A computed fold for an 86-nucleotide RNA from a Candidatus Zipacnadia bacterium, annotated as transfer RNA. It matches the Rfam family "tRNA". From the family's description: Transfer RNA (tRNA) molecules are approximately 80 nucleotides in length. NCBI's taxonomy places the organism under Bacteria, Bacillati, Armatimonadota, Candidatus Zipacnadia.

RNA sequence: GCAGGGGUGCCCGAGCGGUCAAAGGGAGCAGACUGUAAAUCUGCCGGCGAAUGCCUACGGGGGUUCGAAUCCUCCCCCCUGCACCA
Numbered sequence: 001g002c003a004g005g006g007g008u009g010c011c012c013g014a015g016c017g018g019u020c021a022a023a024g025g026g027a028g029c030a031g032a033c034u035g036u037a038a039a040u041c042u043g044c045c046g047g048c049g050a051a052u053g054c055c056u057a058c059g060g061g062g063g064u065u066c067g068a069a070u071c072c073u074c075c076c077c078c079c080u081g082c083a084c085c086a
Base pairs, nucleotide, nucleotide: 001082002081003080004079005078006077007076010026011025012024018066028044029043030042031041032040046055047054048053059075060074061073062072063071
């Protein structure tokens, strides 16, 4: 350099136009249990709010669309293969 695959919440990872603050697991917080701890079980787990809701967010920028994590485009980064190497 070329081709292919990938980047999602604190971590792993599913999702591939609307049903999504986004399955599941881990971590964390609270509770139950326990003499204590671990294990196990239950709830919570982006922010604000009493709540209907509102705001922000899927590597970064731009675009398409009524609507984008999902489609297009450019860029950055990671993995695999091939090519190149004085």